[in-house]
Model confidence (mean pLDDT): 78 of 100.
This is a predicted structure of a 105-nucleotide RNA (THF (Tetrahydrofolate) riboswitch aptamer).
The sequence was found by an Rfam model in a public genome assembly.
RNA sequence: CGCAGAGUAGGAAAUUUCGCGUAAAGUGCCGUCCGGACGGGGAGUUGUCGGGCGGACGAAAAGCGUCUCCGGACGCUUGCGGUGAGAUUUCCGCAUCCCGCUGAG
Numbered sequence: 001c002g003c004a005g006a007g008u009a010g011g012a013a014a015u016u017u018c019g020c021g022u023a024a025a026g027u028g029c030c031g032u033c034c035g036g037a038c039g040g041g042g043a044g045u046u047g048u049c050g051g052g053c054g055g056a057c058g059a060a061a062a063g064c065g066u067c068u069c070c071g072g073a074c075g076c077u078u079g080c081g082g083u084g085a086g087a088u089u090u091c092c093g094c095a096u097c098c099c100g101c102u103g104a105g
Base pairs, nucleotide, nucleotide: 001105003103004102005101010092011091012090013089014088015087016086017085018084019083020081021080022079029055030054031053032052033051034050035049036048040099041098042097043096061078062077063076064075065074066073067072
């Protein structure tokens, strides 16, 4: 000096546990504002994650028991929800740039 390579945060899926909702929150979509993270170091997006506000759309309940002022209320079970969190496994994985690291030349 050129060539090859490794590693993170994070993300996704499956299984499972405990919840939440089923009186519709949540999830997903759009707009806007704010913030975070992005291999060991530095920079960092039109990518990514989260939060606030606004908007559009919008759902699956059933059975049993107890109480009852007979209107219902509560509990349990089985479901349902592009539902939340944890655990395990698998897969993907620095947008990009500079430096560093490893290997052989």
Rfam family: THF (Tetrahydrofolate) riboswitch aptamer. On this family, see Ames et al., Chem Biol 2010: "A eubacterial riboswitch class that senses the coenzyme tetrahydrofolate".